Predicted 3D model of an 87-nucleotide RNA (Glycine riboswitch aptamer) from an uncultured Gammaproteobacteria bacterium. The coordinates come from a structure-prediction model, not an experiment, and the mean pLDDT is 79. Of the family's consensus pairs, 89% are formed in the model.
RNA sequence: AUGGCUCUGCGGGAGAGACUCCCAUCAGGGAGCGCCGAAGGCGCAACACGUCCGGAAACGCUCAGGCAAAAGGACCGCAGUAGACAA
Numbered sequence: 001a002u003g004g005c006u007c008u009g010c011g012g013g014a015g016a017g018a019c020u021c022c023c024a025u026c027a028g029g030g031a032g033c034g035c036c037g038a039a040g041g042c043g044c045a046a047c048a049c050g051u052c053c054g055g056a057a058a059c060g061c062u063c064a065g066g067c068a069a070a071a072g073g074a075c076c077g078c079a080g081u082a083g084a085c086a087a
Base pairs, nucleotide, nucleotide: 005083006082007080008079009078010077011076012075017033019032020031021030022029023028034067035066036065040063041061042060043059047054
């Protein structure tokens, strides 16, 4: 030093059963079948390497999470009184 990274605040932010049964005062809990992918997690191409080890995603998997609203939400934008680190 806010140009970048992390963090914090604000705004935007998709997809998929308000499914069936049981319990329950609502929220919700259990079981069942069907789905979604943009928290997280896992997998891989080129490439690299003597070998081992490496090696990406908004691609794939769907363990987790989610399928009215709420909450969450990759990512984007704005801000900074926060943190660490260069040149």